[in-house]
């Protein structure tokens, strides 16, 4: 990189260095940003995918399942994956635009396989 499964409308700050970009494919929007972007460092927070642990249940023993905790491994700390782009409906309209519901695709994160 690829594949599989799960989740993605919730949540979470400061300081230092730095000095113009950023919002994770592409395009179009729309936002953030010298009242300091990206990146690096320190401390902290959020969260509960994996490990460890506690407990319920289960049993020959386990596994699976429920609840909890947050020591370890990741992740993460603007806006729904910021919105849309493909498909199927609803509302509206002369038609379009608009608006709304669902599905998908893409992407992200975790665990596993290779």
């Nucleotide at each position: 990189c690829a594949c599989u499964u799960a989740u993605c409308a919730a949540g979470a700050a400061a300081g230092g260095c730095a000095g113009a970009g950023g919002g994770u494919a592409a395009u179009g929007g729309c936002c953030c940003u010298g009242u300091g972007a990206a990146g690096c460092c320190u401390u902290g927070a959020c969260a509960a995918c994996c490990u460890c642990c506690u407990u319920c249940a289960a049993u020959a023993a386990a596994a699976c399942g429920g609840a909890g905790a947050a020591a370890g491994g990741u992740g993460c700390c603007a806006a729904u994956u910021c919105c849309a782009u493909c498909c199927c409906g609803g509302u509206u309209u002369g038609a379009a635009c608009a608006u709304u519901g669902g599905g998908g695709a893409c992407g992200a994160u975790a665990a596993g396989u290779c």
Molecule: SAM riboswitch aptamer (S box leader)
Organism: Chitinophagaceae bacterium